[in-house]
RNA sequence: CAUCAAGAGCGGUGGAGGGAAUGGCCCUUUGAAACCGCGGCAACCACCCGAAGGGGAAAGGUGCCAAUUCCAACAGGCAACAACAAGCCUGGGAGAUG
Numbered sequence: 001c002a003u004c005a006a007g008a009g010c011g012g013u014g015g016a017g018g019g020a021a022u023g024g025c026c027c028u029u030u031g032a033a034a035c036c037g038c039g040g041c042a043a044c045c046a047c048c049c050g051a052a053g054g055g056g057a058a059a060g061g062u063g064c065c066a067a068u069u070c071c072a073a074c075a076g077g078c079a080a081c082a083a084c085a086a087g088c089c090u091g092g093g094a095g096a097u098g
Stems, first nucleotide, its partner, number of pairs: 001098004009038005017027003022072003039065003044061002047056003069094001074091005
């Protein structure tokens, strides 16, 4: 600096944790994390075409394969309300990947 609403899982080993952190809410002994094998998704880099915008392909280097980055958290706006509870949008922050 760019992207983050889409997409993509089986088996083996393993045994109780996992979803970054806080709160929530979830997943998990119908088997968590981790490791291995195979498979898949995507297309950042590299590659091909093009003057460029852009397009193509997927053999290479990364990444990814529950839930929007699972949601919120800070600021503002809309909507709603007797009160309680609950909704939506924008920006920021944090994080992830390149």